[in-house]
Context: one part of a larger RNA
RNA sequence: CUGGGUGUAAAGGGCGUGUAGGCGGAGUGGUAUGUCGGAAGUGAAAUCGUGCGGCUCAACCGUAUCAAGUGCUUCCGAAACUGCCACCCUUGAGUACCAGAGAGGGAGAUGGAAUUCCCGGUGUAGCGGUGGAAUGCGUAGAUAUCGGGAGGAACACCCGUGGCGAAGGCGGUCUCCUGGCUGGUACUGACGCUGAAGCGCGAAAGUGUGGGGAGCAAACAGGAUUAGAUACCCUGGUAGUCCACACAGUAAACGAUGGUCACUAGGUGUUGGAGGAUUCGACCCCUUCGGUGCCGACGCUAACGCAUUAAGUGACCCACCUGGGGAGUACGAUCGCAAGGUUGAAACUC
Repeated sequence: CUGGGUGUAAAGGGCGUGUAGGCGGAGUGGUAUGUCGGAAGUGAAAUCGUGCGGCUCAACCGUAUCAAGUGCUUCCGAAACUGCCACCCUUGAGUACCAGAGAGGGAGAUGGAAUUCCCGGUGUAGCGGUGGAAUGCGUAGAUAUCGGGAGGAACACCCGUGGCGAAGGCGGUCUCCUGGCUGGUACUGACGCUGAAGCGCGAAAGUGUGGGGAGCAAACAGGAUUAGAUACCCUGGUAGUCCACACAGUAAACGAUGGUCACUAGGUGUUGGAGGAUUCGACCCCUUCGGUGCCGACGCUAACGCAUUAAGUGACCCACCUGGGGAGUACGAUCGCAAGGUUGAAACUC
């Protein structure tokens, strides 16, 4: 490479957007690019195959208007499929309008509980902490309790295999700006799917500059434990955690499961719509569309398990894998302020 694969054995890119490319719904007519049939020419020899023959056999060699040379060119023909051209359709896709749900995003304002600190009152000898202690705090009046104030961060209950978002992720309340989604009706008429590059987004930790700093807390210090204890436990505590702007670009970025479309038993819960029936109305009931769970048939799977939210049956496109270690290392390139990221071997060894 041909293959075979990618939930857990090696393997799905962290996620989106989108260029090139690849692939693409129903009908009619045309064309003849691919495709198919026939004919002609060409496809050197040697080699390979077959028949016959020559060295005693064989290897080897010779010979044939033999075969093969799966190809290319030209001409004639076919028109189902593919491509192309023209017309047309509405189911894919989209647009408009009308409804609807939501921790989707950004900005501003604001609320209460709690911790800490400060001031004042009451009050007196302890408090705190642990397995037990000690370090620590406290007669300069702590802890406890009441009143007042300051400041930062996070939003109890509601909260739900509930909702929203492409993923990361998003949770007090209100206002403004704004993205997406779902259902119903009309319209456009294939406008679609995927997507190498590119571009954008991307938890936490980390970096730069300037703010902020209540609580928590790497590092660090002390007290314990212990043979030791650079830990687990305790008392403190700085970066950081928070905000603005910029960088970084990685995670068990996980459903360890790429995206889109079609098809293939059911049962049960929940969430958001639409329609029907009923009712005073809601609920209940029936039908249907979208999401999110559980159980389960066929089928699949090495098993576990998956099972209309597929890991089933098919189609298209992308990414990735090819024994373990060496190694996500070295070198080179590239990005970064740095930390480091991306790309990514070999010797050797089992």
Record summary
The part of an RNA shown here (small-subunit ribosomal RNA, central domain) has 350 nucleotides and comes from a metagenome. The prediction has a mean pLDDT of 88. Its Rfam family is "Bacterial small subunit ribosomal RNA".